[in-house]
Order: sequence, then C1' cells, then structure tokens
RNA sequence: GCGCAUCUAGUGUGGUGGUAUCAUAGUACCCUCCCACGGUACUGAUCGAGGUUCGACUCCCCGGAUGCGCA
Repeated sequence: GCGCAUCUAGUGUGGUGGUAUCAUAGUACCCUCCCACGGUACUGAUCGAGGUUCGACUCCCCGGAUGCGCA
C1' cells in the first nucleotide's frame, strides 16, 4: 500500500427498514436478626459525518478504530 471481517449501556450479547433484547453492573425497595442468595422496580447503549427513505442501528458512500490475510 491492497483486500476481508467487526464496531450496540461500565462489561458481554441478541436483533431487525417502524419506540433496541437479555445478562451482568449500579441505585432503591422486599425478604433475613445481619450478610449472602433470591424477588420487584428504575438507570444506562447502536463508532463519526453525509446520502436514500414517510421512517435508518439496519441500505449506500466517505472517514475512524480493532483484528486477520497479502504485498
């Protein structure tokens, strides 16, 4: 230099053109003599910028980061 793949809560992860899932974490409450375990509720995320579209995390383009391969 070229090509391929992947970017989603603090962490890990599912997902799809129509309000983004679950786990974990955090907070509050319940339970318990207390803690742990368990239960309920809440908080928190689509790498950035454009385009297409009524509507984009999803499709297209450019860029960035990480990994792999070739040179």